Context: one part of a larger RNA
RNA sequence: UCGACAGCUAGACGAGAAGACCCUAUAGUCCUUUACUAUAUCUAUGUAUUGGUUUCAAUCUUAAAUUGUUUAGUGUAGGCGGUAGCGAAAGCGACAAUGAAACACCGCCCUUUUAACGAUCGAAAUCUAAUGUGCUCUAUACAGACAGUGCAUAGUGGGUAGUUUGCUUGGGGCGAGCGACCUUCUAAAGAGUAACGAGGGCAUGCGAAAGUAGGCUCAGAUAGGACGGAAACCUAUUGAAGAGCGUAAAGGUAUAAGCCUGCUUGACUGUGAGACAAAAAAGUCAAACAGAGACGAAAGUCGGCCUUAGUGAACCGGCGAUUCCGUGUGGAAGGGUCGUCGAGCAAUUGAUCAAAGGAACCUUAGGGAUAACAGCCUAGUAUUUCCCUAGAGUCCUUAUCGACGGAAAUGUUCGGGACCUCGAUGUCGGGUCAGGGUGUCCUGGGGGUGAAGAAGCUCCCGAGGGUCAGGGUGUUCACCUGUUAAAACCCUACGUGACCUGGGUUUAGUCCGCGGUGACGCAGGAUGGUCUCUAUCUACUGUCGA
Repeated sequence: UCGACAGCUAGACGAGAAGACCCUAUAGUCCUUUACUAUAUCUAUGUAUUGGUUUCAAUCUUAAAUUGUUUAGUGUAGGCGGUAGCGAAAGCGACAAUGAAACACCGCCCUUUUAACGAUCGAAAUCUAAUGUGCUCUAUACAGACAGUGCAUAGUGGGUAGUUUGCUUGGGGCGAGCGACCUUCUAAAGAGUAACGAGGGCAUGCGAAAGUAGGCUCAGAUAGGACGGAAACCUAUUGAAGAGCGUAAAGGUAUAAGCCUGCUUGACUGUGAGACAAAAAAGUCAAACAGAGACGAAAGUCGGCCUUAGUGAACCGGCGAUUCCGUGUGGAAGGGUCGUCGAGCAAUUGAUCAAAGGAACCUUAGGGAUAACAGCCUAGUAUUUCCCUAGAGUCCUUAUCGACGGAAAUGUUCGGGACCUCGAUGUCGGGUCAGGGUGUCCUGGGGGUGAAGAAGCUCCCGAGGGUCAGGGUGUUCACCUGUUAAAACCCUACGUGACCUGGGUUUAGUCCGCGGUGACGCAGGAUGGUCUCUAUCUACUGUCGA
């Protein structure tokens, strides 16, 4: 070195199971509720099945009766019309008088009251014939137009059902935000340009703060002036803007866009060449033409405001207008077209008229596109070293200690990043066995000393060897006890679970506290709780053979 056999389990990110943790999905299921919307059930009312009688109350109609008072006039004149008569008679009326109107008698009405008979509705009784009293037979009795049932309407309704419960996010949750709204910086001197980057604003205002014609010039400073002062008002000088321009910022601006006055309504109707910008939808500028106007002597200017924010698509509906359509025809209903109104649809390109939660009982599809372990990058934090030397050290920076600061190293802490791994890289501690580093705890050698000796302090060289046993705690750690020359630190997937354990963490059961209406939840506590693998290869150990 090769081969065989027997072992061992460090590796083959070993085998097993399309990770159960975590995230994602306009995936699922179950559960909860004061999520949304339905619904069984229950309740109430009406009606049908459903009939007789009586009483009472209310309302209504009508027969028959009844009522009608200003003054004047015998007097209680309802209205209109006819009429000089009417009645058996007494008598009444006419005539006359009064009055706006004249009476008897006849006809038609109004109005007030009583209201039989009747109608409607309601209430309370009563009756029996519908109907009922689990099933069968049989006969009565009891209940009784109730109950029960159908239909309609209203309420109730996690009992049940269908669903919803947004996205962004240096994992997710909590927090915060959401507008192709405006402004500045980032933005790298054309335009454009991201972040949970740094600053601010808006969801309007104004019929004058608009149009036009004409005129004017600000803020501040200096000097002077009764009350009057730092600052009120007046005058002079100076004054390119240091002011003002409704409002944020930026740009602009005195030939003004700022301030004042006159007259007005162009804050018009119908169009719109051509451009800017731009994924689409939207957005922006705009000469010119027609009409009717405002101001101006005119030329001209005027389709809101110095400019850039002040916003919302469709559907649905309201209002006004309209030379449009009108289901045989004429109309109408209804619709169209033009104008306009109703959205914190603000999660602001707006899924619906209408929507919250729990799941450790959980499931599926996926993701190393994304977290927890480990690795990797980084080195804020951590550890170690060095520089400067104010100071302490009686004196004296550096025997020793060293503030305020500065420069590095390491990759042991806590972090940041999210690069391999989610068709699985098993997680703390302990046991066993350890391999390595040196920034050395002991043992060895040396320099300095504020080293007399002894014992120390500090630094340098040095990793050969060594580096304890107990107690309670799951503990690592820490504390305690007793020893020791010493009881060092760190790395090795915080070494090592195909070697062991399984006390902790981290499933399902249960209890407490706290939170929650609840389902349930809690780096809160307690108790209980399946650790699989016959070794193919590499590595290693032993034996034998060549």
Model confidence (mean pLDDT): 85 of 100. A computed fold for a 546-nucleotide part of an RNA from Symbiochloris sp. SG-2018, annotated as large-subunit ribosomal RNA, domain V. A source record names the gene rrl.